[in-house]
Bacterial RNase P class A from a marine sediment metagenome, 353 nucleotides, folded computationally. The model forms 94% of the base pairs in the Rfam consensus. RNAcentral holds the sequence, with entries from MGnify. Its mean pLDDT, the model's own confidence on a scale to 100, is 76.
RNA sequence: AGUCGGCCGGACAGUCGCUGUCGCGCUUGCGCGGUGGAGGAAAGUCCGGGCUCCAUAGGGCAGAGUGCCAGGUAACGCCUGGGGGGCGUGAGCCCACGGAAAGUGCCACAGAGAACAUACCGCCGAUGGCCGCUGCGAUGCAGCGGAUCAGGUAAGGGUGAAAAGGUGCGGUAAGAGCGCACCGCGCGGCUGGCAACAGGCGUGGCAGGGUAAACCCCACUCGGAGCAAGGCCAAAUAGGAACCCUAGGGCGCGGCCCGCGUCGGGUUCGGGUAGGCCGCAAGAGGCGCGCGGUGACGUGCGUCCCAGAUGAAUGACUGUCCAAGACAGAACCCGGCUUACAGGCCGACUUCA
Numbered sequence: 001a002g003u004c005g006g007c008c009g010g011a012c013a014g015u016c017g018c019u020g021u022c023g024c025g026c027u028u029g030c031g032c033g034g035u036g037g038a039g040g041a042a043a044g045u046c047c048g049g050g051c052u053c054c055a056u057a058g059g060g061c062a063g064a065g066u067g068c069c070a071g072g073u074a075a076c077g078c079c080u081g082g083g084g085g086g087c088g089u090g091a092g093c094c095c096a097c098g099g100a101a102a103g104u105g106c107c108a109c110a111g112a113g114a115a116c117a118u119a120c121c122g123c124c125g126a127u128g129g130c131c132g133c134u135g136c137g138a139u140g141c142a143g144c145g146g147a148u149c150a151g152g153u154a155a156g157g158g159u160g161a162a163a164a165g166g167u168g169c170g171g172u173a174a175g176a177g178c179g180c181a182c183c184g185c186g187c188g189g190c191u192g193g194c195a196a197c198a199g200g201c202g203u204g205g206c207a208g209g210g211u212a213a214a215c216c217c218c219a220c221u222c223g224g225a226g227c228a229a230g231g232c233c234a235a236a237u238a239g240g241a242a243c244c245c246u247a248g249g250g251c252g253c254g255g256c257c258c259g260c261g262u263c264g265g266g267u268u269c270g271g272g273u274a275g276g277c278c279g280c281a282a283g284a285g286g287c288g289c290g291c292g293g294u295g296a297c298g299u300g301c302g303u304c305c306c307a308g309a310u311g312a313a314u315g316a317c318u319g320u321c322c323a324a325g326a327c328a329g330a331a332c333c334c335g336g337c338u339u340a341c342a343g344g345c346c347g348a349c350u351u352c353a
Stems, first nucleotide, its partner, number of pairs: 001350008010321007018037009039327001043338002046336005051226004063222005068082005083097001084095004098217002103215002105211003120157002122153003127150003130146007165183006184206001185204004190199003230278004240269006249263005285304008322325001
């Protein structure tokens, strides 16, 4: 000067409050006393699982997701180790890393050409013509020249993100995998590795642009909704069901008779609303030590209990100190990822002097 990993993220005291829980008291919702009371991300709600209810014989279609290999895990799109590619002097960091020699689509501008390749400039003009010159017992033949026509070429230039492998030698009229060597690529064995893959041998002058976080193909995974899930207790009022009583009856008019009014009355049960309780805090739990493993992680022993609200608490004020305090507030729970974060501490490693 850097890289990686881990940890902390105001402290102490006093006063007044809020809330869970335990004990005591009584006037039963209050008082007193003890005790617990946000985070590394409680966040975004992006993945995965537990739990609950619904659905479900099995299988398929559609849809969504994942995508090198092996392992870890309850599971994952997470983590660990490894392979390959890229970046860095290095510690180390990054990668959506199956298939474009199945099919379809798209590729602006520039450019001759953007895909059954093409030919603008250039190079050549071997071959067949044309023109000119020269030679030769000559309506022709031969030689030389011109770059003129046909033609050849894909080395070089130019365009582009991308133009049918790269370098070199040979070769040629000029060129070209045209031939050869090495590199690259395809195919087939071999060796090492669980595998991804690596190495090496043989063989073919050799497939052909890019794009699959475009459609698509291949392989694998996935039922849906979510704690306002879901369960239990249970008033008043209204309605329901069963049984019993009843017209010479029941109920009301304060006890009795008459009279009048009315047509039901009684008991039980169940659903459900208000309200209350559970779910709901002992868990894939934290810490320490040992053992196994490169590691993620697993396992044994010991030890600890660490918020649980439902108008929803976790706060306010004062004093002292310092390095002057960032991002931010639980709502069923857990494992991850991502994002935000003043400042500080510890460990390992790299490079330079």